Molecule: SAM riboswitch aptamer (S box leader)
Organism: Pontibacillus chungwhensis BH030062
RNA sequence: AUCUUAUCUAGAGUGGCGGAGGGACUAGGCCCUGCGAAGCCCGGCAACCUUCAAGCAACGUGUGCUUGAGUGGUGCUACAUCCUACAGGUCUGUGGAUCUGGAAGAUAAGAU
Numbered sequence: 001a002u003c004u005u006a007u008c009u010a011g012a013g014u015g016g017c018g019g020a021g022g023g024a025c026u027a028g029g030c031c032c033u034g035c036g037a038a039g040c041c042c043g044g045c046a047a048c049c050u051u052c053a054a055g056c057a058a059c060g061u062g063u064g065c066u067u068g069a070g071u072g073g074u075g076c077u078a079c080a081u082c083c084u085a086c087a088g089g090u091c092u093g094u095g096g097a098u099c100u101g102g103a104a105g106a107u108a109a110g111a112u
Stems, first nucleotide, its partner, number of pairs: 001112008013042001015041003021032003026085004043077003048073002051069007081104001086101006
């Protein structure tokens, strides 16, 4: 980098450094931000993989499932992935509203 699978309306700071942008890309909208953006550190959240504990199942020293903890590896820590964009359904005062699916993206695990 590509592919596959799963998840994406929950949760998480009145901290330190930093010093002007930020919410993935394009467009439109809506927002955050000198009452301090991005980034880094610390803290925290979560439970995908891992580890550990208990229980259950066939069964034979290990596997599967459930529950819990949170050891290690990631991840995340304004707003639904901030909303819309493509296709279809419903309603409509024709401006739009709403539902489903897709695309794109993010994260994890596995494969090449």